[in-house]
RNA sequence: ACUGAAAAAGGCAAACCCGUCGAAAGGCGGGGACGCAAAGUCACCGGUCUACAGAAAACGGAGUUGUCGCCGCUUUCUAGGACGGCGGGACCGCCAGGC
Numbered sequence: 001a002c003u004g005a006a007a008a009a010g011g012c013a014a015a016c017c018c019g020u021c022g023a024a025a026g027g028c029g030g031g032g033a034c035g036c037a038a039a040g041u042c043a044c045c046g047g048u049c050u051a052c053a054g055a056a057a058a059c060g061g062a063g064u065u066g067u068c069g070c071c072g073c074u075u076u077c078u079a080g081g082a083c084g085g086c087g088g089g090a091c092c093g094c095c096a097g098g099c
Base pairs, nucleotide, nucleotide: 002097003096004095011036012035016031017030018029019028020027021026034085040091041090042089044088045087046086047083048082049081053078054077055076056075057074059072060071061070063068
C1' cells in the first nucleotide's frame, strides 16, 4: 500500500426537545444517542431540497377608446441559497491487524 474480525486510546452524533439566525431549505449553540472507521475537511461532478429575488402564465381589481403598463393572488420555471449522515472525486488523519 491494503484490511477493519477482536481489543484499546479516544472521537463524532440521527430522530426529538430548547434557544438563536434565516423568506425557506437549512445553519449555529445546549440537551439527547439512532448510528458511524473517515459521520474529518473541500459544493469540483452527479443527485436531492428550497425559491427571498428574477422570469412566464391564469384569474381578480382600479385606470384607459384601445394598445398598454400598475396592484393583488395562484401556479410553473430558474441557484447567485442549502444538504458531505446521498453517490463519485480531491486532501489530511487515530488505533489495531498486516508487509
The RNA shown here (c-di-GMP-I-GGC riboswitch aptamer) has 99 nucleotides and comes from Candidatus Accumulibacter propinquus.